[in-house]
Molecule: transfer RNA
Organism: Planctomycetota bacterium
RNA sequence: GGGGCAGUAGCUCAGUGGUUAGAGCGGGUGCCUUAUAAGCACCAAGUCGGUGGUUCAAUUCCACCCUGCCCCA
Numbered sequence: 001g002g003g004g005c006a007g008u009a010g011c012u013c014a015g016u017g018g019u020u021a022g023a024g025c026g027g028g029u030g031c032c033u034u035a036u037a038a039g040c041a042c043c044a045a046g047u048c049g050g051u052g053g054u055u056c057a058a059u060u061c062c063a064c065c066c067u068g069c070c071c072c073a
Base pairs, nucleotide, nucleotide: 001072002071003070004069005068006067007066010025011024012023013022018056027043028042029041030040031039049065050064051063052062053061
């Protein structure tokens, strides 16, 4: 330098052009218990990496950029 993959909640990851984006773990509150753990219920937490473009509508499609990983040179 070229190519590919990935970037979504604190962590690990789903999701996919169509109203308000989800799960597990973790965190908080309550119930339960003599108490703790476990269990149950509820709650909070997201500029969907950034900037543009296409579209009636973009987390999703396209371009460029940024970051990480892999391959080639």